The prediction has a mean pLDDT of 84. A computed fold for a 91-nucleotide RNA from marine actinobacterium K362, annotated as SAM riboswitch aptamer (S box leader). Rfam family: SAM riboswitch aptamer (S box leader). Rfam's curators write: The SAM riboswitch is found upstream of a number of genes which code for proteins involved in methionine or cysteine biosynthesis in Gram-positive bacteria. The source organism's lineage runs through Bacteria, Bacillati, Actinomycetota and Actinomycetes.

RNA sequence: UAAUCAUAAAGAGGAUUGGAGGGACAUGGCCCUGAGAAGAUCCGCCAACCACCCAUUUUGGAUUUGGUGGCAAUGCCAUGAACUAUGAGGA
Numbered sequence: 001u002a003a004u005c006a007u008a009a010a011g012a013g014g015a016u017u018g019g020a021g022g023g024a025c026a027u028g029g030c031c032c033u034g035a036g037a038a039g040a041u042c043c044g045c046c047a048a049c050c051a052c053c054c055a056u057u058u059u060g061g062a063u064u065u066g067g068u069g070g071c072a073a074u075g076c077c078a079u080g081a082a083c084u085a086u087g088a089g090g091a
Stems, first nucleotide, its partner, number of pairs: 001091001004088005013043005021032003025080005044071003049067003053061003075083001
């Protein structure tokens, strides 16, 4: 990077820094934001995809440890799309 498979109505935020945007893209809405957006760092938390562990035969459990991921609103909503995101094992 392009495919494959699985998942996407649940859950979980403080501090410091930063200084105007943010909610993937297009259109239309709606919303968050100087009572401080995005980004970064630290700590915390959630979850349970993979490894490990327990029980069982293809699922269930657990979250001590490791590899990711996530922590406003259903992927914010509607429509569109060769849509997007995350994980896993391969190429």